[in-house]
């Protein structure tokens, strides 16, 4: 020594300020839902609001006359009568009614508290000492009269005392001038005693004074005239301006007077680990009030809760004339409130009052009552019980949970109930509680469980419902179709006669930091602190001293609370007791290190003194030059200015240019610098003159004379203000040209204030090193500025040292980090200023200050849960560096203009099915809508259904015919009897119900597939190292490359997805093999294995990688082309391919039919074909491929027909036949001649022909006729680097038929790329950021709509506290009286009156917050597209814009310097 816990919430993640919120304790509570017993506490926190009723202070007859009631006793004429007894109404007297008990209105004060001190006084009670003697004269009651509704009064008359009043006495006592003067008293009595009266002492208890200590605002800075002391009187128990008179002018205040507010203060109670920090119910202890105000009287004591007066409000009675009344005692009532009990018992006990006692009163108290209000106990059963029963609820459908829980089975009886006994509290008597506490016995599980929770902080989860809806919520937040957040339901979890919400307080919060915080950028250093008050602190060393400090002793800190022991109610709260504790106060007594004080010294801080030195440091004043503009005057001719391009604006009235010439202001180029001086703010062309500071060296003198500084005073950029001057230049406002959607702007052209001086004012600025001031102390390293010394030199340079200043780097040290780092933001100590969450707001109000603009000083209400500071990772940028890419330029050829074809909006429709929408949707799903497909519409049909699986009946399925129907289909006939030995099985029908179906919904529930950055070169990860962390590194850097390809270097070393390679084709060759290819051999061809190429070889550069060149080869630096798609991103597509979560629909959203419709058409767009013509068209001749496909096929030869095609069947499951002459552009002739044609071919009419049940909606082909628009195409905008493009034609899938499309094939085959400056779109490092849903981001301000608060505001209302004046009750005092009163000084209340303070309310306004997807513009954040900001001023719908000066908390870009390493 017994003592300390966090967490959630700012972000795309971090790490830090920083706020809000919660996890804990507690209560005089309240409110919701439950509710057995007892035990000891506790109950009006509001309205100090009003009170019915009844009780709460009375006794004494042993102080007194007496006798109203009761009794009793004597006497009666039975009407009584008699105080004679016990006793006692009423009154006189005498004690208490000043205690007890209520309450907290007031009060910021000697009210509390704490420790002191005396100028004092005390009824009863103790001690001790003296004394109680003799008289007087009234009054009440009591009778008689009289007034009054009452209350009560008045007049007469009798009467007593322990009531009053002399006299004497005076132990003492008080005065005193020391002679002396004054100064009491009662008695009853049962005879035991009780009392009176002095006076001195205690004991308790009162009054006064004192030091300290006691809340909050300075947006309250001055208070005070009896105030402050004095003298003199008065007064009072008692000191005192207490009072009063004169006399002084004093007295409190920044250590906070005075004014406002709030508040009864203490021990204590609750919270903290403590320090603290809230509180002041019950219990004690002090005040202080009793209807509100004032006043006193009696008394020992009171200015008096249950006493008087008197003023006021309000109640109540009244006969209207007057009169009663104070629950903040106990109950009780009404009201107020979220809320607080019985109109109980009882003086048995403890205590009070009064008495001689007996006793008598005591709503003090002692008890019981109501109330889960709190604290503490007990209980509601206990043990055994698995088929793990039922039900519930949930499932993966197995089981799981509920849950040994129930049932059963044994046992027990606290509680409750019923019976019976029965306390202590009391010592003799007396017991409200109370037939209570305990105690036995009986009989029976019998009479007894809920409240909150359950996202995460916080133990504890699942189901249904519900659909940003109801709601839910302490933060964060949750709910928009699978909600562990809402509702309910199972289950769980925490407490339990409770639990829980609400409220306050403390704690966590170190978030006001004594203990224990901060201020370069998060709030926070005052523009300079330049002088300086009072304050704070402060060098070295003597002595004395004892205020701080330390040690001891001693009293005091009331008791109860606390804390330990103990013990006592069966325990425990409770209670008892002993001991420590009360952290605090004072009085002594020692001590003398350190701080103070004084005394007398010191020189290391300061600071003079002497000798230098450098300086845009300050005032004044003199004066030079270039430069701009302006005026005169030559020369000269048409432009000139200006801008991104313009135009306003100046010029043929002669301008710019250019000489000379002259005005007149403001500014001083180069030197010039990261330089120099100044406290900051600032200083700059020479020069004069007056002036402040600094620094350096010498070591004279003073002797701590220092340091810091609230308040003060001074200075204090620029703008602004006044007053007179000036005014070239530049120039807010304005005015006109332009840009724009606009353009109250950026640009241009004028151009007033203003800039300038001289007095005056103003007092802000990013007044910044966003960094107070001084001292010390704690590694260096380098430049530069002013000085000394030193060494070298003939001398200056150079070196070296050291002192002041100014910069660049760094060690340790700090810091969230960035960064600071002897000029610290390190270590320390002294002083002053300043923060304490964003807004709202540096604003309102109020005060100082200004002429004014304003400036200081500075709130609140409301609102949100964040603002914010570095820092990383991304995104992004009208930032930067570098690099690739048909990305841009070169270039070849299109789109878009026309006509058709196709796909898409639109728009039409009964339906025109659906999706797909920038690139990444439109010739896309759809590799092919006449039916069918098909989903869509119309119309007729089915309902276990077209189709699947189980049950049960009958049937073989089936077929063929008939009638009705558009069909599906109904309904009839006739025919059929299979497979199997039965049981079956498979097909129909019919019946039941589980199910079936959906191309319904939801691509924002999925899976899988896809597209796209992007075939870009990127993207992780282990380990390690760096960082508090996010993260970094690796992957950055220098080179290369198509490549994160290699290389080299490097806290990194490795390594994995991708890249490259493997694989497929294609170009050569070889080898083997050949069929249906060749006449035949090579050879070509087909098609299998190989083989070739790797900078491999030379040269050249290069460290290397590589890269530049040739050789050699068919091919050369990745030969050509495909397949191949990394982490990831677009909540990209796609439930309509198929799968699939919920969700719907179930005689319809599901099926079957028969038509229609996807095909429609003013129009707009995306693909594409044709073409507009001669590098063509049309005839005629003629060359030369590839790839493919083919049995419900592909189809020759041949025949018909101008054709399409018929017809015909040879051959072919195909290197053999067929499509298929295999082809067209090409070649070769011939014709057109430049025109809407011999170019186009749309449209149309007419005749045909193919497929297919069917060609009207709406099918391809042919042929004869017809011959449109179009003459190469705006803005704009696509694709293409070589076998490409650009032309040519061929095949194929689909598919009955039906490409101008789609996939493939080959044919002929260019042009250009100088280059990376811009345009796109990307990779790498870097950079800025207020985006992270990542610029399609963020965000600002007017305006309009609605709600809150809140400021002004004519004024209105109540109130408060002073002041002036009037009036003035009771009442002490004072004087007067004719003894009745009267008058004065004071004063409550009252009344007038003008300020003054705060509040509420106020038509109307001012700005502020908040709100949902308004309206205008885009001011900020990127160089945010005029770089932001600050501080004035001016303008302007607004953000804002401009001017002047200022910061960098501004990118980008050149250029100088210099520092670090070698």
């Nucleotide at each position: 020594a017994u003592g300390g816990a966090g967490a959630g919430u700012u972000u795309g993640a971090u790490c830090c300020u920083g706020g809000c919120u919660c996890a804990g304790g507690a209560u005089g509570a309240a409110c919701g839902c439950u509710g057995g017993c007892g035990g000891c506490a506790u109950g009006c926190c509001u309205a100090a609001u009003a009170c019915a009723u009844g009780c709460a202070a009375g006794u004494c007859g042993u102080g007194c006359g007496g006798u109203a009631a009761c009794a009793g006793g004597c006497c009666u004429u039975c009407g009584g009568g008699u105080g004679c007894u016990g006793a006692c109404g009423a009154g006189c007297g005498g004690c208490g009614g000043a205690c007890g008990g209520g309450u907290g209105a007031g009060u910021a004060a000697c009210g509390c508290g704490u420790g002191g001190g005396u100028a004092u006084c005390u009824a009863c009670c103790c001690c001790a000492a003296a004394c109680u003697g003799a008289g007087g004269g009234a009054u009440a009651a009591c009778c008689c009269c009289g007034a009054g509704a009452a209350a009560u009064c008045g007049g007469g008359g009798c009467u007593a005392a322990u009531a009053c009043c002399g006299c004497a006495u005076a132990u003492g006592g008080u005065c005193u001038u020391c002679g002396g003067a004054u100064u009491a008293a009662a008695g009853c009595u049962u005879c035991g005693g009780c009392g009176g009266u002095u006076u001195g002492g205690g004991a308790a208890g009162a009054g006064c004074c004192u030091g300290c200590g006691u809340c909050c605002g300075a947006u309250u800075a001055g208070c005070u005239u009896g105030u402050u002391g004095g003298u003199a009187a008065g007064g009072u128990a008692a000191a005192a301006g207490c009072u009063u008179a004169c006399c002084a002018a004093g007295g409190c205040u920044a250590u906070g007077a005075u004014c406002g507010g709030u508040a009864a203060c203490u021990g204590g109670u609750c919270u903290g680990a403590g320090a603290g920090g809230a509180u002041g119910a019950u219990c004690a202890g002090u005040c202080a009030c009793a209807c509100u105000g004032g006043a006193a009287c009696u008394g020992a004591g009171a200015c008096a809760c249950g006493g008087u007066c008197c003023a006021g409000a309000c109640u109540c009675c009244u006969a209207c004339g007057g009169g009663a009344g104070g629950c903040a005692g106990c109950a009780g009532u009404a009201g107020g409130g979220a809320a607080u009990u019985u109109u109980c018992c009882a003086c048995a006990a403890u205590g009070g009052g009064c008495g001689a006692a007996a006793g008598c009163c005591u709503g003090a108290u002692g008890g019981a009552g109501c109330a889960a209000u709190g604290c503490c106990g007990c209980g509601u059963g206990c043990a055994g019980g698995a088929u793990g029963a039922a039900u519930g609820c949930c499932u993966u459908a197995g089981g799981g949970u509920u849950g040994u829980a129930a049932a059963c089975u044994g046992c027990u009886u606290u509680u409750a109930u019923g019976u019976g006994g029965g306390a202590a509290g009391a010592u003799u008597a007396u017991g409200a509680c109370g037939g209570u506490a305990c105690c036995a016995c009986a009989g029976g599980a019998a009479u007894a469980a809920g409240g909150a929770u359950c996202g995460g902080c916080u133990a504890a989860c699942u189901c249904c419902g519900u659909g940003c809806c109801a709601g839910c919520a302490g933060c964060c937040g949750c709910g928009g179709u699978c909600a562990u957040a809402c509702g309910g339901a199972g289950g769980a979890u925490c407490c339990g006669a409770g639990c829980g919400u609400u409220a306050u307080c403390c704690g966590g919060a170190a978030u006001a930091a004594c203990u224990g915080g901060g201020c370069g950028u998060a709030a926070a250093g005052a523009g300079a602190u330049g002088c300086g008050u009072a304050g704070g602190u402060g060098g070295c060393a003597u002595a004395u001293u004892a205020a701080g400090c330390a040690a001891a002793a001693c009293a005091u800190g009331a008791a109860a609370u606390c804390g330990u022991g103990u013990g006592g109610c069966u325990c425990a709260a409770c209670c008892a007791u002993a001991c420590g504790g009360c952290u605090a106060u004072g009085u002594u007594u020692u001590g003398a290190a350190c701080u103070g004080a004084u005394a007398a010294g010191c020189u290391a801080g300061a600071g003079a003194a002497u000798g230098g030195u450098a300086g845009g440091g300050g005032a004044a004043g003199u004066u030079g030059g270039a430069a701009u503009u302006c005026c005169c005057g030559g020369u000269g001719u048409a432009g000139g200015a200006g801008u991104g391009a313009a135009a306003u604006c100046c010029g043929u009235a002669g301008a710019u240019a250019u000489c000379g010439g002259g005005a007149g202001g403001a500014a001083c180029a180069c030197c010039a610098a990261u330089g120099g001086c100044g406290a900051a703010g600032g200083c700059a062309g020479a020069c004069u003159u007056c002036u402040g500071g600094a620094c350096c060296a010498u070591u004279u003198c003073u002797g701590a004379c220092a340091c810091u500084g609230a308040g003060g005073c001074u200075c204090g950029a620029a703008a602004g203000c006044g007053u007179g001057g000036g005014g070239a230049g530049c120039g807010a406002a304005c005015g006109g040209g332009a840009u724009u959607a606009g353009a109250u702007a950026c640009c241009c052209c004028g151009g007033u204030a203003g800039u300038c001086c001289a007095c005056g004012c103003c007092g802000u600025a990013a007044a910044c090193a966003a960094u107070g001031g001084a001292u010390g102390c704690u590694a260096g390293c380098u430049g530069u500025a002013g000085g000394a010394g030193g060494u070298a030199u003939c001398g200056a340079c150079c070196c070296c040292u050291u002192c002041u200043g100014u910069a660049g780097c760094a060690a340790a040290g700090c810091u969230a980090a960035c960064g600071c780092g002897u000029u610290a933001a390190g270590c320390a100590u002294c002083c002053c200023g300043c923060c304490u969450g964003g807004g709202g707001a540096g604003u309102a109000c109020g005060g100082u200050c200004g002429c004014a603009a304003g400036a200081u000083u500075a709130a609140a209400a409301c609102u949100c849960a964040a603002a914010g500071g570095a820092a990383u990772u991304g995104a992004c940028g009208g930032g930067g560096a570098c690099c690739c890419g048909c990305a841009c330029a070169a270039g070849c050829g299109g789109u878009g203009g026309a006509g058709c074809g196709u796909g898409u909006g639109g728009u039409u429709u009964a339906a025109u099915u659906c999706g797909a929408c920038g690139a990444u949707a439109a010739g896309c799903g759809u590799a092919g809508a006449a039916c069918c497909u098909u989903a869509c519409c119309a119309a007729g049909g089915c309902u276990u259904g077209a189709c699947a699986u189980c049950c049960u009946g009958c049937g073989a399925a089936g077929g063929u015919c008939u009638a009705c129907g558009a069909a599906a289909g109904u309904a009839g006939a006739c025919u059929g009897u299979g497979c199997c030995u039965u049981u079956g099985a498979a097909c129909g029908c019919a019946g039941u119900g589980a199910c079936a179906g959906g191309u319904g919904a939801u691509g924002c529930a999925u899976g899988g597939c896809c597209g796209u950055c992007g075939u870009c070169a990127g993207c992780u990860c282990g380990u390690g190292u760096c960082g508090u962390g996010a993260g970094a590194u690796g992957u950055u850097g220098g080179g290369u490359u198509a490549a994160g390809u290699c290389c080299c270097g490097c806290a990194a070393c490795g390594a994995g997805c991708g890249c490259a390679a493997c694989c497929c084709u294609u170009a050569u060759g070889a080898u083997u093999a050949g069929u249906u290819g060749u006449a035949u051999u090579u050879u070509u061809c087909u098609a299998a294995u190989c083989a070739g190429a790797c900078u491999g070889c030379c040269u050249c550069g290069g460290u290397a990688a590589c890269g530049g060149g040739g050789a050699g080869g068919a091919a050369g630096g990745g030969g050509g082309g495909g397949a191949u798609g990394a982490u990831g991103u677009c909540a990209g597509g796609u439930c309509c391919g198929u799968a699939u979560u919920u969700c719907c629909c179930u005689u319809a959203u599901g099926c079957c039919u028969u038509g229609g419709g996807c095909a429609a058409c003013a129009c707009a767009c995306g693909c594409g074909c044709u073409a507009c013509a001669a590098u063509g068209g049309c005839c005629g001749g003629u060359a030369c491929a590839a790839u493919g496909g083919g049995c419900a096929g592909c189809u020759a030869a041949g025949u018909c027909g101008c054709g399409a095609g018929a017809u015909g069947u040879a051959g072919c499951a195909a290197a053999u036949c067929c499509c298929a002459u295999c082809a067209a552009a090409g070649c070769c002739g011939g014709u057109c001649c430049c025109a809407g044609u011999u170019c186009g071919g749309a449209u149309u009419g007419g005749a045909g022909g193919c497929u297919g049940a069917a060609a009207c909606u709406c099918g391809c082909c042919u042929c004869c006729a017809u011959g449109a628009a179009g003459u190469c195409g705006g803005a704009a905008u696509c694709g293409c680097u070589a076998g490409u493009a650009a032309c040519c034609g061929u095949a194929g899938g689909u598919c009955a038929g039906a490409a101008c499309a789609c996939u493939a094939c080959g044919g002929u085959g260019a042009a250009u790329a100088c280059g990376u400056u811009c345009c796109c779109g990307g990779g790498u490092c870097u950079u800025g950021u207020a985006c992270a849903c990542a610029c399609c981001g963020c965000c600002c301000g007017u305006c309009a709509u609605a709600c809150c608060a809140u400021g002004a505001a004519a004024g209105u209302c109540a109130c408060c506290a002073a002041c002036a004046c009037c009036c003035g009750a009771a009442g002490u005092c004072c004087g007067a009286u004719u003894a009745u009163u009267c008058g004065g000084c004071c004063u409550a209340a009252g009344g007038u009156g003008g300020g003054g303070g705060g509040g509420a309310u106020g038509a109307u306004u001012g700005g502020g917050g908040u709100a949902a997807a308004g309206u205008c513009g885009u001011a900020a954040c990127a160089a945010g597209g005029u770089a932001u900001c600050c501080g004035u001023a001016c303008c302007g719908g607004a953000a804002g814009g401009u001017g002047c000066g200022g910061a960098u908390g501004g990118a980008u870009u050149a250029c100088c310097u210099c520092c670090u390493u070698u």